[in-house]
Molecule: c-di-GMP-I riboswitch aptamer
RNA sequence: CAUUGUAAAGAGCAAACCUGCCGAAAGGCAGCGACGCAAAGCUAAGGGUCUAACGUCCAUAGGACUAUGAUAGCCGGUUGCCAGA
Numbered sequence: 001c002a003u004u005g006u007a008a009a010g011a012g013c014a015a016a017c018c019u020g021c022c023g024a025a026a027g028g029c030a031g032c033g034a035c036g037c038a039a040a041g042c043u044a045a046g047g048g049u050c051u052a053a054c055g056u057c058c059a060u061a062g063g064a065c066u067a068u069g070a071u072a073g074c075c076g077g078u079u080g081c082c083a084g085a
Base pairs, nucleotide, nucleotide: 004083005082012037013036018031019030020029021028022027035073041078042077043076046075047074048071049070050069055065056064057063058062
């Protein structure tokens, strides 16, 4: 330096549920709480997934399409702590 994450140490994050707030929704924020995580740090300019307000079309019950919305705890990209074999 690269790879790797079973040993150790010191830390870190926080799913679901519930409560409040924001949002059309997906979802987010705060509190509570730990399912898990060696990148569960960052990145939504790559891919995927979710939603469909506005808009368009069909049609008047409603339905279809659409991201400019969301997701980093789906993949990818990128930076980084520890260091036994």